[in-house]
RNA sequence: GCGGGCAUAGCUCAACGGCAGAGCCGCUGCCUUCCAAGCAGAAGACGCGAGUUCGAUUCUCGCUGCCCGCUCCA
Repeated sequence: GCGGGCAUAGCUCAACGGCAGAGCCGCUGCCUUCCAAGCAGAAGACGCGAGUUCGAUUCUCGCUGCCCGCUCCA
């Protein structure tokens, strides 16, 4: 340099045009003499910029970052 894949919560993953969900972690409460376990609750996220659309996390383009393969140089 070329091609491909990925980017969603602190972590691991869903949803793939129409209200963004789950598990784990953390927080609060219940339970317990206390802790753990268990039960309940609340909080927490669509990488950035444009386009298409009535409507974009989703489709298109660009940028950024990460991963894989190929090539060149050292």
This is a predicted structure of a 74-nucleotide RNA (transfer RNA) from a Hyphomicrobiaceae bacterium.
Its Rfam family is "tRNA". Its family is annotated with triplet codon-amino acid adaptor activity in the Gene Ontology. It is annotated as a transfer RNA.